[in-house]
Context: one part of a larger RNA
Molecule: small-subunit ribosomal RNA, 3' major domain
Organism: uncultured marine bacterium
């Protein structure tokens, strides 16, 4: 100087408290441990591993296992030789396939000194080499998590100290903030804070193949449908607007704070992007890059099948419930974000349904995907039930070369556990929690996960004693 303290002082944070809803009990989904296995590929490990890498494991993916094959190799560069026009369709034989053999058809590279001469391509030979998701994240780059969007971390000159170092960065106020004000042997400065960026909320201008009978006309197919028009809604480009600017009080006359006016919005207006010096030898050699080490007829490469989907158990994260603020039947409105050509798919028709058929329109403010809970009416009357839907049987649908291991969906039948969950524990302060559906990425198919979108829409915060984490000052320190 730092670190630490069941030392002190001051101050923050859904940290506690006050509330609302969960998890822990059940069934299932998913990840992990363990066990099993020929293999159940590998990594991630308190917070900060465990719906994590995986934004899609039937084959592929795939890195694992078994078996069958290849050895200059699936891929790159270089040498020699042979052939030469390269690529593809179809068929036959052996085979699980990789691969090997045979045939057929289509197509016919560039230059040219017309010589396979050059390039390119195929095959053969030999060697340099290729190749490795093999090891080391404790050799590394890059990227990322975390403390933490916390308010801190430093430097120049000066001053003080033998020196390490101190001062500045401290004190009094104040702030979300080392934010600002005042004081002070300090005076300044840098990285952070804030602002500049995006978005939402109000208005104006500009622009109208979306929107509107607002205004005028037409039409009867009552649908902005047509003429017509940009007023409104909206879309998207520019601008205005908020600055403690104004008033009162308070405060050291300061910074600021409290209240008020006006305003769509008020004291950081809401949200996002943005992450200082550093810490954890944190994570990643399996994204990529890379030093070293290791393998080289195999630790490389191809293929078929299997495995990653196993199951006495244990844990994490979720979904669905246990019902009447509900279930079922009927009726029945109103979104927003997005996506669409090997695609989205309307009307019409068939099927109880998944779906099939059909084919209009749309490269899309134009066409399509495209609403649900709520509300209203009826019924059920507290029961393992008209709750709950696991499990299983049968019959189907769709994708795909192929659903046995191992896909999703539909109908009928079956109807399990479950009576609000011990100790313990999580999230959330407002358009939030809770609840309801919708879209998208990945993707042939497969979503209770993830990333977004809108609908309905609360309760509570006295307060900072206590638990957890953090900041500043100070004190002790046998640790540095």
């Nucleotide at each position: 100087u730092g670190u630490c303290g069941g030392g002190g002082g001051c101050c923050c944070g859904c940290a506690c408290a006050a509330g609302c809803g969960g998890u822990g009990g059940a069934g299932c989904a998913u990840g992990u441990g363990g066990u099993u296995u020929a293999a159940u590929u590998c990594g991630a490990a308190g917070c900060a591993a465990c719906g994590c890498g995986c934004a899609g494991a039937a084959c592929c993916u795939u890195a694992c296992c078994a078996g069958c094959c290849c050895u200059u190799g699936a891929c790159a560069u270089g040498g020699g030789g042979a052939g030469u026009u390269u690529g593809g369709u179809c068929g036959c034989c052996g085979g699980a396939g990789a691969c090997g053999g045979c045939g057929u058809c289509c197509u016919u590279c560039a230059g040219u000194u017309c010589g396979g001469c050059u390039g390119g391509c195929u095959c053969c030979c030999g060697c340099a080499c290729a190749g490795g998701u093999g090891c080391u994240g404790c050799a590394u780059g890059g990227c990322u998590g975390u403390c933490g969007u916390c308010a801190g971390c430093u430097c120049g000159u000066g001053u003080c100290g033998u020196g390490a170092g101190a001062u500045g960065u401290c004190g009094g106020g104040u702030u979300a903030a080392g934010u600002c004000c005042c004081g002070c042997a300090a005076c300044g400065a840098g990285c952070g804070c804030a602002a500049c960026c995006c978005u939402c909320a109000u208005c104006c201008u500009c622009a109208g193949u979306u929107g509107c009978c607002a205004u005028c006309g037409g039409g009867u197919u009552u649908g902005g449908c047509c003429g017509g028009g940009c007023a409104c809604u909206c879309u998207g480009a520019g601008g205005a607007a908020a600055c403690u600017g104004c008033c009162u009080g308070u405060g050291a006359u300061a910074a600021g704070c409290a209240g008020g006016a006006g305003g769509a919005a008020g004291g950081c207006g809401g949200g996002g992007a943005u992450g200082a010096c550093g810490u954890c030898a944190a994570g990643u050699c399996c994204u990529c890059a890379u030093g070293g080490c290791c393998c080289u007829u195999a630790c490389g490469g191809g293929c078929u099948g299997g495995g990653c989907u196993a199951c006495a158990c244990a844990c994490g994260u979720g979904c669905u419930a246990c019902a009447a603020u509900g279930g079922c039947g009927g009726u029945g409105a109103c979104a927003g974000u997005g996506g669409g050509a090997a695609g989205c798919u309307a009307a019409g028709g068939g099927g109880c349904g998944a779906c099939c058929u059909g084919g209009a329109g749309c490269a899309a403010a134009u066409c399509c995907c495209c609403a649900a809970a709520a509300g209203c009416c009826g019924u059920c009357u507290c029961a393992g039930u008209u709750c709950g839907g696991a499990u299983u049987g049968c019959a189907c649908u769709c994708u795909g070369c192929a659903a046995c291991u191992c896909g999703a969906g539909u109908g009928c039948a079956u109807g399990a556990a479950g009576g609000u969950g011990g100790a313990a524990u999580c999230g959330c302060u407002a358009g939030u929690a809770a609840u309801c559906g919708c879209g998208g990425a990945u993707c042939a198919g497969c979503a209770u996960g993830c990333c977004g979108c809108g609908g309905u829409g609360a309760a509570u915060a006295c307060g900072u004693u206590c638990c957890c984490g953090g900041g500043c000052c100070u004190u002790g320190u046998a640790c540095u």